[in-house]
Predicted 3D model of a 99-nucleotide RNA (Glycine riboswitch aptamer) from Marinobacter sp. B9-2.
Its mean pLDDT, the model's own confidence on a scale to 100, is 79.
The source organism's lineage runs through Bacteria, Pseudomonadati, Pseudomonadota, Gammaproteobacteria and Marinobacter.

């Protein structure tokens, strides 16, 4: 003790995709509806990728084991707003390392 690098705090940006479809079930609410409105769940079809997860190209003589991402999967998780949200900026603490 400039600065690098990692975690965390506080802020500030932050994308995609169905406010779907049900005479399914449990609730609430009225102006009580031949089939009313609404919330949660459940079950159907369609879609998204950026939580988190999961594949692999270079590598090696060969096989096996290893083996990045914003790519590939959709298992979780989303598909109004709100939340959440990988990234990426600013501030501060800490930890390594250091001119």
């Nucleotide at each position: 003790g400039a600065c690098a690098u990692g975690u965390c705090u506080g802020c500030g940006g932050g994308a995609g995709a169905g406010a779907c479809u049900g005479a399914a079930u449990c609730g609430c609410c009225c102006a009580a509806g031949c089939u009313g409105g609404u919330g949660a769940u459940c079950a159907g079809c369609g879609c998204c990728g950026a939580a988190g997860g999961a594949g692999c190209a270079a590598c090696u003589g060969c096989c096996c084991c290893g083996g990045a991402a914003a790519c590939u999967c959709u298992c979780a998780g989303g598909c109004a707003a709100a939340a959440g949200g990988a990234c990426c900026g600013c501030u501060g603490a800490c930890a390594u390392g250091a001119a």
It matches the Rfam family "Glycine riboswitch aptamer". On this family, see Mandal et al., Science 2004: "A glycine-dependent riboswitch that uses cooperative binding to control gene expression". It was read from a public genome assembly, where an Rfam model found it.